[in-house]
Context: one part of a larger RNA
């Protein structure tokens, strides 16, 4: 000097992962000071209302009919009287019959003891609360003053506080002693008692125990997973058809098409009979389907659901009968670790359906339609334990099902950080670089039209063939113990796809302008305005104001307007914290 050491400074602060934190906020999750409530307790006297209960004693009861005010029911031919005789009965009414004598109801009234629960009032000792140097509390007495129920054992006041004025505020009276120009006492003035320190409040606050409600005021935690960074969206996380898959059987991708978390007492079990879909041709001659009949029909139809298999006197329509969709262990197969669960397959032992039978049938023609430990609940047995021996009940063990984990082999779980933090990642994003070149840019080749005529003076559609790495994508090779991150000034070189300057060649070149190509990079390609701009747009000179690379040349060159920490504003969106390729503003 200031090109290069991708120079030095810091185990990147940006992104992202970590079953790593921390600030922050919340209608995350579990908790908790504290608050609020309810029941017992701290809690004790008295009175009074008024409410139920128990006991007792009393009154009562009018459809119509019956001489009438029948609550119901039992037994009853008698009962009071000295007698006369009255009440019943008899007879009559009436649903139901009455003297007498028993009991049980319902309404009312009252009394008493106990209870029980309510509410008012009142006491003061438990508790509370506050004040003092715990001094003036409470009754009486006396004395001023007033009142009348007519006079007393009766009541009521006795006074520093606004404002003015005046007045008073340690002296005085009576008495005893003695060491007597004094100096010691006593009592009054300033009443006596009562040993509750005064006030306020009171069984109510308040403690205490225990239930509940509240509760980011405080605590701890958590905030899934795949992913062509990550976020948003999806589910490619548990399953099932086809395809990709290459003719055995396996086989990825956020490949392509599409479905699942049900349904069925029959759409299951068996057995009979029959044949679907479309279409001719007629019953019915202008004209659709429904309905009947004939004929052709390999299934072109039906069989829950998605797709593919399958299937015809049937797996499909229709009648009949039934529960084998039951009971009890093994074994296989699929997915596979050759482990579970699901799914499913052949046997056996049992009772049973249906069919003359032979046979079929352990649910759905067959390929999805589903779940562990622990905890609970139901079910089964002349079961087992419950520790001294016995019943009982309760619990506890076996063995079979259920209630569920969809992140499907099964934690109970929101956020935000631009104030942020640690451990890694170039396993991985945001610049350059590299590789590729689809979009972009440029260049040919063939010639329909175009150029008044006339493909080719100049352009050239449809189709085709390169090139380029000045744009942008797609990739994630390189770099996260860091290559300083946009533009702009200011210097330097290098390209040609040539603006313009030299020299030609063509022309639809008359000439002047212009237009196509060719050698050509020697030389120059500017001043402002507006923007942070690269770009764009504008004005104005000029021979002309042509395009590009050099780690998107260049910050140990400068510079800092803008992006992009930390302070704020404003518009959105969020409950919040906060967020914002929405804009300002300070460094």
């Nucleotide at each position: 000097c200031a090109g290069g050491g991708a120079a030095a400074g810091a185990a990147g602060a940006c992104c992202u992962u970590g079953u790593u934190g921390a600030g922050c906020u919340u209608u995350a999750c579990u908790c908790u000071a504290g608050u609020c409530c309810a029941a017992c307790u701290u809690u004790g006297u008295g009175a009074a209302a008024a409410u139920a209960c128990u006991u007792g004693a009393g009154a009562g009861g009018u459809g119509u009919a019956g001489u009438a005010u029948a609550a119901g029911u039992g037994g009853g031919a008698g009962u009071u009287g000295a007698a006369a005789g009255g009440c019943a009965a008899a007879a009559g009414u009436g649903a139901a019959a009455u003297a007498c004598u028993g009991c049980u109801a319902c309404u009312u009234u009252u009394a008493a003891c106990g209870u029980u629960a309510u509410u008012u009032c009142a006491c003061u000792u438990a508790u509370u609360c506050c004040g003092u140097g715990a001094a003036u509390c409470g009754g009486a007495a006396g004395u001023u003053g007033g009142g009348c129920a007519c006079u007393g054992u009766c009541c009521c006041u006795c006074u520093u506080u606004u404002u003015a004025g005046a007045c008073c505020c340690a002296u005085g009276g009576c008495u005893c002693g003695c060491u007597u120009c004094g100096c010691g006492g006593g009592c009054c003035a300033a009443u006596c008692u009562g040993g509750g320190c005064a006030g306020a409040a009171g069984a109510c606050a308040u403690u205490g125990u225990c239930a509940g409600g509240u509760g980011g005021g405080g605590a701890g935690u958590u905030u899934g997973g795949c992913u062509g960074g990550g976020g948003c969206a999806g589910c490619a996380c548990a399953u099932c058809u086809g395809u990709u898959a290459a003719a055995a059987g396996a086989u990825a991708a956020c490949g392509c098409a599409c479905g699942u978390g049900u349904c069925c007492u029959a759409a299951g079990a068996u057995g009979u009979g029959c044949u679907c879909a479309a279409c001719g041709a007629g019953a019915a001659c202008a004209u659709a389907a429904a309905u009947c009949u004939c004929g052709u029909g390999u299934g072109g139809a039906a069989c829950a659901g998605a797709a593919g298999g399958g299937c015809a006197a049937a797996a499909g329509c229709u009648c009949a009968u039934u529960u084998g969709a039951u009971c009890c262990u093994g074994a296989u197969u699929u997915c596979c670790a050759g482990u579970a669960c699901g799914a499913a397959u052949a046997c056996g032992a049992a009772c049973c359906a249906u069919g003359a039978a032979a046979g079929u049938g352990u649910g759905g023609c067959c390929u999805a339609a589903u779940g562990a430990u622990u905890c609970u609940u139901c079910a089964g047995a002349a079961c087992u334990u419950c520790g001294g021996a016995a019943u009982u009940c309760a619990a506890a063990g076996c063995u079979a099902g259920a209630g569920g984990u969809g992140u499907c082999a099964g934690a109970a779980a929101a956020g935000u950080u631009a104030c942020u933090a640690c451990a890694g990642g170039g396993a991985u994003a945001a610049c350059u670089u590299g590789c590729u070149u689809g979009u972009g840019g440029c260049a040919g080749c063939c010639a329909a039209g175009c150029g008044u005529u006339c493909a080719u003076a100049g352009g050239g559609a449809u189709g085709u063939u390169g090139c380029u790495u000045u744009a942008u994508g797609a990739u994630c090779c390189u770099u996260c113990g860091a290559u300083g991150u946009c533009g702009g000034c200011a210097c330097u070189u290098c390209c040609u796809a040539u603006c313009a300057u030299u020299g030609u060649g063509a022309a639809g070149a008359a000439g002047a302008a212009u237009u196509c190509a060719c050698c050509a990079a020697g030389u120059g390609u500017u001043g402002g305005a507006u923007u942070g701009u690269u770009c764009a747009c504008c004005c104005a000179c000029c021979a002309a104001u042509a395009g590009a690379g050099a780690a998107c040349a260049u910050g140990a060159g400068c510079u800092g307007a803008g992006u992009c920490u930390a302070g704020a504003c404003c518009g959105u969106c969020a409950u919040a914290a906060g967020a914002u390729a929405a804009g300002u503003u300070a460094c």

The part of an RNA shown here (large-subunit ribosomal RNA, domain V) has 587 nucleotides and comes from Solanum verrucosum. The prediction has a mean pLDDT of 80. It matches the Rfam family "Eukaryotic large subunit ribosomal RNA". Its Rfam clan is "LSU clan". For this family Rfam cites "Crystal structure of the ribosome at 5.5 A resolution" (Yusupov et al., Science, 2001). The full RNA is in RNAcentral, with records from SILVA.